Predicted 3D model of a 96-nucleotide RNA (THF (Tetrahydrofolate) riboswitch aptamer) from a mouse gut metagenome.
The coordinates come from a structure-prediction model, not an experiment, and the mean pLDDT is 76.
It matches the Rfam family "THF (Tetrahydrofolate) riboswitch aptamer". For this family Rfam cites "A eubacterial riboswitch class that senses the coenzyme tetrahydrofolate" (Ames et al., Chem Biol, 2010).
The RNAcentral record of the sequence draws on MGnify.

[in-house]
RNA sequence: CAGAGUAGGUUUAUGCGCGUAAAGUGCAGGGUGAACGGGGAGUUGUCACCCUGACGAAAAGCAGUAUGCUUGCGGUGCAUAGGUCGCAUCCCGCUG
Numbered sequence: 001c002a003g004a005g006u007a008g009g010u011u012u013a014u015g016c017g018c019g020u021a022a023a024g025u026g027c028a029g030g031g032u033g034a035a036c037g038g039g040g041a042g043u044u045g046u047c048a049c050c051c052u053g054a055c056g057a058a059a060a061g062c063a064g065u066a067u068g069c070u071u072g073c074g075g076u077g078c079a080u081a082g083g084u085c086g087c088a089u090c091c092c093g094c095u096g
Base pairs, nucleotide, nucleotide: 001096002095003094008085009084010083011082012081013080014079015078016077017076018074019073020072027053028052029051030050031049032048033047034046038092039091040090041089059071060070061069062068
């Protein structure tokens, strides 16, 4: 000097759910917590949960009182698999 490797993010598929009587997602503010290549430190970044606020939607068919079933729809949740990106940063270590 160059490089490897993680958690995790994202996306696709599959499965099981949730909502469609509007929760969730996304956005803004606040709070709590967690993780951040092998070791140490660690944020104005990331993620999860909680509270508040603004915005806001795709239903159709069957059935016939059971609020059910089917097909859709939702920047929907979780799990598994594949793809892809990948330690904010600092010190040390590893490979060449």